The RNA shown here (transfer RNA) has 72 nucleotides and comes from a Pseudomonadota bacterium. The coordinates come from a structure-prediction model, not an experiment, and the mean pLDDT is 81. Its Rfam family is "tRNA". Rfam classes the family as a transfer RNA.
[in-house]
RNA sequence: GCCCCCAUAGCUUAAUGGAUAGAGUACUUGGCUUCGAACCAAGUGAUAGGGGUUCGAUUCCUCUUGGGGGCG
Repeated sequence: GCCCCCAUAGCUUAAUGGAUAGAGUACUUGGCUUCGAACCAAGUGAUAGGGGUUCGAUUCCUCUUGGGGGCG
């Protein structure tokens, strides 16, 4: 220098172009308990960034950023 793959919540992840982006874990609150753990209930929290296509984009196209791999 060229090519390929990946980027969603603190972490691990799901989502065939169409429902309020869904779970697990963590965290917070309440219940339970002598106290805690476990368990039960509720809650907070996310699409790497810019642009485009589309009635509609996490998804398709493009550029950038970051990470991984291959070739030279």
Background: The RNAcentral record of the sequence draws on ENA.